[in-house]
Context: one part of a larger RNA
RNA sequence: UUGGGCAUAAAGGGCGCGUAGGUGGUAUGUUAAGUCAGAUGUUAAAGGCCUUGGCUUACCCAAGGUUCGCAUUUGAAACUGAUGUACUAGAGGUUAGUAGAGGAAAGCGGAACUCACAGUGUAGCGGUGAAAUGCGUAGAUAUUGUGAGGAACACCAGUUGCGAAGGCGGCUUUCUGGCCUAAUACUGACACUGAGGCGCGAAAGCGUGGGGAGCAAACGGGAUUAGAUACCCCGGUAGUCCACGCCGUAAACGGUGCACACUAAGUGUUGGAGGUAUCGACCCCUUCAGUGCUAAAGAUAAUUCGUUAAGUGUGCCGCCUGGGAAGUACGACCGCAAGGUUAAAACUC
Numbered sequence: 001u002u003g004g005g006c007a008u009a010a011a012g013g014g015c016g017c018g019u020a021g022g023u024g025g026u027a028u029g030u031u032a033a034g035u036c037a038g039a040u041g042u043u044a045a046a047g048g049c050c051u052u053g054g055c056u057u058a059c060c061c062a063a064g065g066u067u068c069g070c071a072u073u074u075g076a077a078a079c080u081g082a083u084g085u086a087c088u089a090g091a092g093g094u095u096a097g098u099a100g101a102g103g104a105a106a107g108c109g110g111a112a113c114u115c116a117c118a119g120u121g122u123a124g125c126g127g128u129g130a131a132a133u134g135c136g137u138a139g140a141u142a143u144u145g146u147g148a149g150g151a152a153c154a155c156c157a158g159u160u161g162c163g164a165a166g167g168c169g170g171c172u173u174u175c176u177g178g179c180c181u182a183a184u185a186c187u188g189a190c191a192c193u194g195a196g197g198c199g200c201g202a203a204a205g206c207g208u209g210g211g212g213a214g215c216a217a218a219c220g221g222g223a224u225u226a227g228a229u230a231c232c233c234c235g236g237u238a239g240u241c242c243a244c245g246c247c248g249u250a251a252a253c254g255g256u257g258c259a260c261a262c263u264a265a266g267u268g269u270u271g272g273a274g275g276u277a278u279c280g281a282c283c284c285c286u287u288c289a290g291u292g293c294u295a296a297a298g299a300u301a302a303u304u305c306g307u308u309a310a311g312u313g314u315g316c317c318g319c320c321u322g323g324g325a326a327g328u329a330c331g332a333c334c335g336c337a338a339g340g341u342u343a344a345a346a347c348u349c
Stems, first nucleotide, its partner, number of pairs: 004320003007303002012317001014200004021193003025087007033080002035076008048066007090190001091187002093184005102176007109153001113149008124135002161168002205246006214240002219235004257316006265294011298305002322349003331342004
């Protein structure tokens, strides 16, 4: 480079915004860079390819023809490009609405828990398979009252909703992003994708300063056991929480990149819009956007997927190329560190 692939065999970047680049709607005029056709020149010979011939054939040899490319020139104008004009089906905007655990900040609430103080009250409590360590006559557990504190928000709750992903769940207020629906007399291709780049990014971890109820790595003790650096029990520190800053990774999974178009049905559900009907609502019908299930065609090695495609196509990006060595070494970049990103080979099967 060609070809084949990426749900589960190797392989979709964790996710977005977006630069270069690649690709790009409808009509029409011009142009002629690409494209197509002709002419001329050149492309040494040999070689290659085709035809014919000579050595008995082949190898080999001879003759003729042909070949791509480049340059100049003449022409064509369908397609691509360039440029002009126009359009509205893509995209965006405007108006009116709906729904929502979307984000940030501040304030508030009740249940539970632990602790402190006080009352009642007395010998146990707790824990387990059974126990023991542990707590308790310095009055525990239980129960009542008061107070303090931190963290999480029962029911509602749902194949529910929102978000690009990570993720988001008590209530109120303020600020704020996006989707969807209906109408539309506006802009007029402004679009899709996106190497680099920039930003976001669970948990754990790190730095500084707070906070610390419960839980709980490490650690201590009690059991179990042949042992028990575990599983079980009693304790318990980092951490978990907050602010600011770092880290940049996950089975970051739908193990399925993004966008657009097309391709039988059936049945739920969420948010709208319209119609019929009605006092009104439900029911019923149509339609748009999401989210589930079953399944035709088709696809698949099979499992299964199946208008939310893994079907049929187009555009762009990322990635794969036997197992191990190895996501390692070295180098480079990033990081306070932990480490991350990029990323081999020898050797071996």
The part of an RNA shown here (small-subunit ribosomal RNA, central domain) has 349 nucleotides and comes from a metagenome.
The coordinates come from a structure-prediction model, not an experiment, and the mean pLDDT is 86.
The full RNA is in RNAcentral, with records from SILVA.